[in-house]
RNA sequence: AUAGCGAUUUCCUAGGGUUCCGCAAUUGUUUUUAAUUGGUCUGGUCCGAGAGGAAAUGCACGUUAUACGUGUACACGGAGGGAUAAAAGCCCGGGAGGA
Numbered sequence: 001a002u003a004g005c006g007a008u009u010u011c012c013u014a015g016g017g018u019u020c021c022g023c024a025a026u027u028g029u030u031u032u033u034a035a036u037u038g039g040u041c042u043g044g045u046c047c048g049a050g051a052g053g054a055a056a057u058g059c060a061c062g063u064u065a066u067a068c069g070u071g072u073a074c075a076c077g078g079a080g081g082g083a084u085a086a087a088a089g090c091c092c093g094g095g096a097g098g099a
Base pairs, nucleotide, nucleotide: 007057008056009055010054011053012052015047016046020044021043022041023038024037025036026035027034058072059071060070061069062068063067074094076097080092081091082090
């Protein structure tokens, strides 16, 4: 300097915005009921971590072998762009860069 491996899924959380629900304000209404605006509205639905958590699977090795055991380490990180209704520790991205 180069190459490979450093795994996948589910649930949850940090976090995120505003399509829907709720909430608030305004307008309207004919018993009934509706529309507009607001995320600088705590929330519910929703999105959600390579470097956060848990579990399962997978993989590697071993064994008293159709089951069991052990391991699955380490990891600082922009700007900019992309998707979705919109945004984000989502994706580009174990990126650029740094140590």
The RNA shown here (Guanidine-I riboswitch aptamer) has 99 nucleotides and comes from Virgibacillus sp. AGTR. It was read from a public genome assembly, where an Rfam model found it. Its mean pLDDT, the model's own confidence on a scale to 100, is 82. Taxonomically the source falls in Virgibacillus (Bacteria, Bacilli, Caryophanales, Bacillaceae).